Transfer RNA from an Acidimicrobiaceae bacterium, 85 nucleotides, folded computationally. It was read from a public genome assembly.

């Protein structure tokens, strides 16, 4: 220098146009259980803006574009992994 894979909530990771700020697992918090723990079970758990509240909106590496609608398609760039030279 060239080709390809990946970047999603605290961590891992699915999702590949609308039902998705987002399954699932882990972690964490609270509760149940226990003599007390562990294990197990239940509930909850991203950030920001707005609102008295209920609720609404934005954010999927960054910035643009396409579309009625984008994590998902296109372009550029950043980071990372593999291969070729």
């Nucleotide at each position: 220098g060239g080709a390809g894979g990946g970047g999603u909530g605290c961590g891992a990771g699915a999702g590949c146009g609308g039902c998705c700020g987002a399954a699932u697992c882990g972690g964490c918090a609270c509760g149940a259980u226990u003599g007390g723990a562990a294990a197990u079970c239940g509930u909850g758990u991203g950030u920001c803006c707005u609102g008295c509240a209920a609720g609404g909106g934005a954010c999927c590496g960054u910035g643009g574009g396409u579309u009625c609608a984008a994590a998902u398609c296109c372009c550029a760039c950043c980071c990372u992994c593999u291969c070729c030279g």